Model confidence (mean pLDDT): 82 of 100.
This is a predicted structure of a 72-nucleotide RNA (transfer RNA) from a Verrucomicrobiales bacterium.
It was read from a public genome assembly.
It matches the Rfam family "tRNA". It is annotated as a transfer RNA. Rfam's curators write: Transfer RNA (tRNA) molecules are approximately 80 nucleotides in length.
The source organism's lineage runs through Bacteria, Pseudomonadati, Verrucomicrobiota, Verrucomicrobiia and Verrucomicrobiales.
[in-house]
RNA sequence: GCACCCAUAGUAAAAUGGAUAUUACGUCGGUCUCCGGAACCGAAGGUCCAGGUUCGAUUCCUGGUGGGUGUA
Numbered sequence: 001g002c003a004c005c006c007a008u009a010g011u012a013a014a015a016u017g018g019a020u021a022u023u024a025c026g027u028c029g030g031u032c033u034c035c036g037g038a039a040c041c042g043a044a045g046g047u048c049c050a051g052g053u054u055c056g057a058u059u060c061c062u063g064g065u066g067g068g069u070g071u072a
Stems, first nucleotide, its partner, number of pairs: 001071007010025004018055001027043005048064005
C1' cells in the first nucleotide's frame, strides 16, 4: 500500500429495518444483619463521528476516526 473483520452502559455480549435497545457482572439506594457478606427489591448509566436512504436506522449506503487479522 491492498483486502477483510470489528466499534452498543464501567466490563463482556445480544438485538440485522418497527414495542420503552436486552442480559450477566460491576456501581448506587433499600430490606435483612450487632457489623459485613450472601440473598431479595429498586435505580442510574449506552448504539465511534458526519452525511444519505426510509414513514421508521443499532441494523442498509457513502466518507472519516480508532482497533484487529491477512498479504507484499